[in-house]
Context: one part of a larger RNA
RNA sequence: GAGCGAACGCUGGCGGAAUGCUUAACACAUGCAAGUCGCACGGGGGCUUCGGCCUUAGUGGCGGACGGGUGAGUAACGCGUAGGAAUGUGUCCGAGGGUGGGGGAUAACGUUGGGAAACUGACGCUAAUACCGCAUAUCUCCUGAGGGAGAAAGCCGUGAGGUGCCUGCGGAGCAGCCUGCGUCCGAUUAGCUAGUUGGUUAGGUAAAGGCUGACCAAGGCGACGAUCGGUAGCUGGUCUGAGAGGAUGAUCAGCCACACUGGAACUGAGACACGGUCCAGACUCCUACGGGAGGCAGCAGUGGGGAAUAUUGGACAAUGGGCGCAAGCCUGAUCCAGCAAUUCCGCGUGGGUGAAGAAGGUCUUCGGAUUGUAAAGCCCUUUCGUUGGGGACGAUGAUGACGGUACCCAAAGAAGAAGCCCCGGCUAACUUCGUGCCAGCAGCCGCGGUAAUACGAAGGGGGCUAGCGUUGCUC
Numbered sequence: 001g002a003g004c005g006a007a008c009g010c011u012g013g014c015g016g017a018a019u020g021c022u023u024a025a026c027a028c029a030u031g032c033a034a035g036u037c038g039c040a041c042g043g044g045g046g047c048u049u050c051g052g053c054c055u056u057a058g059u060g061g062c063g064g065a066c067g068g069g070u071g072a073g074u075a076a077c078g079c080g081u082a083g084g085a086a087u088g089u090g091u092c093c094g095a096g097g098g099u100g101g102g103g104g105a106u107a108a109c110g111u112u113g114g115g116a117a118a119c120u121g122a123c124g125c126u127a128a129u130a131c132c133g134c135a136u137a138u139c140u141c142c143u144g145a146g147g148g149a150g151a152a153a154g155c156c157g158u159g160a161g162g163u164g165c166c167u168g169c170g171g172a173g174c175a176g177c178c179u180g181c182g183u184c185c186g187a188u189u190a191g192c193u194a195g196u197u198g199g200u201u202a203g204g205u206a207a208a209g210g211c212u213g214a215c216c217a218a219g220g221c222g223a224c225g226a227u228c229g230g231u232a233g234c235u236g237g238u239c240u241g242a243g244a245g246g247a248u249g250a251u252c253a254g255c256c257a258c259a260c261u262g263g264a265a266c267u268g269a270g271a272c273a274c275g276g277u278c279c280a281g282a283c284u285c286c287u288a289c290g291g292g293a294g295g296c297a298g299c300a301g302u303g304g305g306g307a308a309u310a311u312u313g314g315a316c317a318a319u320g321g322g323c324g325c326a327a328g329c330c331u332g333a334u335c336c337a338g339c340a341a342u343u344c345c346g347c348g349u350g351g352g353u354g355a356a357g358a359a360g361g362u363c364u365u366c367g368g369a370u371u372g373u374a375a376a377g378c379c380c381u382u383u384c385g386u387u388g389g390g391g392a393c394g395a396u397g398a399u400g401a402c403g404g405u406a407c408c409c410a411a412a413g414a415a416g417a418a419g420c421c422c423c424g425g426c427u428a429a430c431u432u433c434g435u436g437c438c439a440g441c442a443g444c445c446g447c448g449g450u451a452a453u454a455c456g457a458a459g460g461g462g463g464c465u466a467g468c469g470u471u472g473c474u475c
């Protein structure tokens, strides 16, 4: 000098654009944040012009693996980069084939129990795009190459037809796996390792593989730093610097990991699943003491910690997502608004004229000097702000939270709008008074013990300006 997610002190007019728990991955009251489909299905309720319509707890389907948060853990194929082969893939796209015929249940519901509740039992009835056989097999899989095994669902429409379903093939996008290289500090950590290293065989997985088991061999890693300890999410980037480099990893974007702590699997195309399940633990709450309920590192908000970080706001109008044929519903994603000089940028706080160089202040050698064209006075202007009127784009047809906002027009009136730090040298800017090694200042050198340009005040001056200083951190 530059920078900051800053904080503190004094001060503070407006607008635009950004940013805002860096600390306790501490604990959380309350509300909301993931639903949707009646064009899969039976039933209940309501209405009915008796044609149906509306609504919905349940069965069923799709979605809840996305989106959103956090950075605890992790020094690792985690990330970055360049490659690789032994893989999977719902929805979507392309072309192909099929969609025949049966069956038995079960929730809801009814009856009746248990329980304080959470919830749960028995009996009986019923439907399906729920479940299970049979048939068929372009096809796929297995094979000892003879053969064997494997599907399906309907719904809407008067109809034409639409939309589903099954089965393989190819694609797109996505995901899993492997490898070369790169990736902090410590040797006051020098040896580490038994599924350890390799092989055979078997299991397992979507898939290669000690991934797992049995057996066999005795290997594997290490001063080119193994192992151990400490610290840390990584990157694109960001800051600084002429660069090389150094520091850093907030916001935005990509990847990873986590979801009260630890463990586990289920379902599913996809999870070992933030607002799913089970077990254990700590904590909190309810209880009729038998037993139950919960998880804000989602958005707001509360307590606590802290130098320190915002509203328990509006809307689905746009963009995007889920479901649905659709109408539409949901969406604290998102778009907006609110708060904060936290940052950056822009603007204003007036312009011209005005010498009796007014008054007052300060200094004085008492002559005067300075504040100073500064003020007053006179003449103008109206940005911003205020008041009134009009009023969008964003929305190709409808639909606008923002918002009566931006913007435009008009009116009045200089009116409502300046501070902070410094003045011994470094370093730009000097006098008087007070104080008297006191009170105090201070980044370094150093000032102060009776004339202090260094302390405090005043006058004057210098610097920056809606900011100015201080502190902390980085280069």
Base pairs, nucleotide, nucleotide: 001475002474003473004472006471007470008469009468010467013347014346015345016344017343018342019340020339021305026303027302028301030300031299032298035062036061037060040059041058043056044055045054046053047052069258070257071256078183079182080181081180082179083178084177087175088174089173092171093170094169096167097166098165099164100134102132103131109124110123111122112121113120114119139150140149141148142147154163155162156161184230185229186228191221192220193219196218197217198216199215200214201213202212203211233255234254235253236252237248238247239246240245260281261280262279263278264277283294284293285292286291311337313336314335315334319333320331321330322329323328350380351379352378353377360371361370362369363368384416386411387410388409389408390407394402419464420463421462422461423460424445425444426443430459431458432457433456434455440447441446

The part of an RNA shown here (small-subunit ribosomal RNA, 5' domain) has 475 nucleotides and comes from an uncultured bacterium. The prediction has a mean pLDDT of 90.